This is a predicted structure of a 72-nucleotide RNA (transfer RNA) from a Nanobdellota archaeon.
It matches the Rfam family "tRNA". Its family is annotated with triplet codon-amino acid adaptor activity in the Gene Ontology. By type it is a transfer RNA.
RNA sequence: GGCGGUGUAGCUUAACGAUGAAGCGCUGCUCUCAUAAGGCAGAGAUCGAGGGUUUAACUCCCUCCACCGCCA
Numbered sequence: 001g002g003c004g005g006u007g008u009a010g011c012u013u014a015a016c017g018a019u020g021a022a023g024c025g026c027u028g029c030u031c032u033c034a035u036a037a038g039g040c041a042g043a044g045a046u047c048g049a050g051g052g053u054u055u056a057a058c059u060c061c062c063u064c065c066a067c068c069g070c071c072a
Stems, first nucleotide, its partner, number of pairs: 001071007010024004018055001026042005048064005
């Protein structure tokens, strides 16, 4: 330099154009003599950035950024 992949909550992962889910973690309550486990409830993401298409974009297109891989 060329090609491809990945980027979503603190972490690990979902989501074939129509309200962004789950597990773990976190907070409160409950249970216990107490802790852990269990049960109940809750908070937490403008989906890497910017533009475009569309009535509507995490999703499709373009550019850029970061990381990983292949080729040279």